[in-house]
Context: one part of a larger RNA
RNA sequence: GACCAACGCUGGCGGCGUGUAUUAGGCAUGCAAGUCGAGCGAGAACCUACCUUCGGGUAGGGGACAGCGGCGAACGGGUGAGUAACACGUGGGCAACCUGCCCUGCAGUGGGGAAUAACGCGCCGAAAGGCACGCUAAUACCGCAUACGACCCCCGGUGAGAAUCCGGGUGGUGAAAGUUCAGGCGCUGCAGGAGGGGUCCGCGGUCGAUUAGCUUGUUGGUGGGGUAAAGGCCUACCAAGGCGACGAUCGAUAGCUGGUCUGAGAGGAUGGUCAGCCACACGGGGACUGAGACACGGCCCCGACUCCUACGGGAGGCAGCAGCUAAGAAUCUUGCGCAAUGGGCGAAAGCCUGACGCAGCAACGCCGCGUGGGGGAAGAAGGUUUUCGGAUUGUAAACCCCUUUUACGAGGGAAGAAGUUCUGACGGUACCUCGUGAAUAAGCCACGGCUAACUACGUGCCAGCAGCCGCGGUAAUACGUAGGUGGCAAGCGUUGUCC
Numbered sequence: 001g002a003c004c005a006a007c008g009c010u011g012g013c014g015g016c017g018u019g020u021a022u023u024a025g026g027c028a029u030g031c032a033a034g035u036c037g038a039g040c041g042a043g044a045a046c047c048u049a050c051c052u053u054c055g056g057g058u059a060g061g062g063g064a065c066a067g068c069g070g071c072g073a074a075c076g077g078g079u080g081a082g083u084a085a086c087a088c089g090u091g092g093g094c095a096a097c098c099u100g101c102c103c104u105g106c107a108g109u110g111g112g113g114a115a116u117a118a119c120g121c122g123c124c125g126a127a128a129g130g131c132a133c134g135c136u137a138a139u140a141c142c143g144c145a146u147a148c149g150a151c152c153c154c155c156g157g158u159g160a161g162a163a164u165c166c167g168g169g170u171g172g173u174g175a176a177a178g179u180u181c182a183g184g185c186g187c188u189g190c191a192g193g194a195g196g197g198g199u200c201c202g203c204g205g206u207c208g209a210u211u212a213g214c215u216u217g218u219u220g221g222u223g224g225g226g227u228a229a230a231g232g233c234c235u236a237c238c239a240a241g242g243c244g245a246c247g248a249u250c251g252a253u254a255g256c257u258g259g260u261c262u263g264a265g266a267g268g269a270u271g272g273u274c275a276g277c278c279a280c281a282c283g284g285g286g287a288c289u290g291a292g293a294c295a296c297g298g299c300c301c302c303g304a305c306u307c308c309u310a311c312g313g314g315a316g317g318c319a320g321c322a323g324c325u326a327a328g329a330a331u332c333u334u335g336c337g338c339a340a341u342g343g344g345c346g347a348a349a350g351c352c353u354g355a356c357g358c359a360g361c362a363a364c365g366c367c368g369c370g371u372g373g374g375g376g377a378a379g380a381a382g383g384u385u386u387u388c389g390g391a392u393u394g395u396a397a398a399c400c401c402c403u404u405u406u407a408c409g410a411g412g413g414a415a416g417a418a419g420u421u422c423u424g425a426c427g428g429u430a431c432c433u434c435g436u437g438a439a440u441a442a443g444c445c446a447c448g449g450c451u452a453a454c455u456a457c458g459u460g461c462c463a464g465c466a467g468c469c470g471c472g473g474u475a476a477u478a479c480g481u482a483g484g485u486g487g488c489a490a491g492c493g494u495u496g497u498c499c
Stems, first nucleotide, its partner, number of pairs: 001498003005495005012369006018362002020327001025325003029322003034071003039068002046061006078280003088204007097197003102193008110144001112142002119134002122131003150173003153169005178185002206252003213243003218240008255277004259270004282303005305316004333359001335358003341355001342353004372402004382393004407436006416426001443488005448469003454483005464471002
């Protein structure tokens, strides 16, 4: 000098930030991912008309709660456990790759079929939930037709190298979905783009040798499998290799970076907030769906724990936002709003969004402001001290004049809104004007030397102080109190950590 700080004393205001560093311990409650009726069938309440045996029925409108289907849920948000690794940073390669939505271009969208939820009805179960039978729709599912591209097969070319790239071919394989207000919105195949990802490589960044040898899918090859994709990634066989004092292996520690702190720099330390990447989601394992996951608020299995139970069986996962408990020196509201920005869905209106925007709490930090300004000597009173003359507190106060930042009261009152209208959580906030009245606002630490600031009394190696040197045993500027003084100031000291 710095801090995600804590502790002690003290505490007026504002702006902007920051706020479980410990138990990746356990969690009550609410909310945090939905949306689309312009994909589909069904349809309660309610409204209108008609009929009525006054119970209701029929038709039309209406559209709740569900269901099928689509897109999203792989983003956004959290955490740092693990990881010394191509995890990260940086620079490259892919003749070894993928890519929903979006953009551009080319070509197409013909004709059929069989189901199933919802629903009805019955049954089982305490519940969670499940079973049987029957009906029905679609942009759900399945054949058929067609094929500019594409894929398979064959031939040629480029190239150091081609199953892979480029070009050609009689051949073989494989598509689609409709809807609307007729403007469109969609669907299928192919090529390109943008953005996103996968993978490989060079180099770089911890400690320990009181860890010296390590390795059998191990190192390489061939065949096969697997993947979007190269590869011992996996498998069978063959060979016996591969790594290591330029530190392998083992152990310890650790998310990495942009940055941050310090320093003249070199360097050292660090990685909280913000941003990029990675990893994780009760512990461990696994796959499914999907363009994308091996998936925080999805599924299955094992385990620990908690809860419900009719004892047969079930339910759950805050390292999302609040909040509780535990641990700890220590870290906040079970707030408001989708007005803005951004995201999902939708043609749109719009709906959802604890992302986000705001507000609340905390001097936790930085910055700014205030607690008044000028005059005022009988140098008042009081305090302290004294050699009793005085000295000091001290222009300090009183008193006079002035101001009104701030505070309080009253009136006005935004920008932020993009989209000529409408739409503001913040917020009657900021800000402006007027009024009242010095009014509402100062402490903390130190005073032996280092180090700026001294006397009195008490105590008497006691009580105590102390960062180092050291003070205290009867006159202590070093302990305690008082007066005074010095320093900093809404803070001041102490402790801890880094330079």
Record summary
This is a predicted structure of a 499-nucleotide part of an RNA (small-subunit ribosomal RNA, 5' domain) from an uncultured bacterium. The full RNA is in RNAcentral, with records from ENA and SILVA.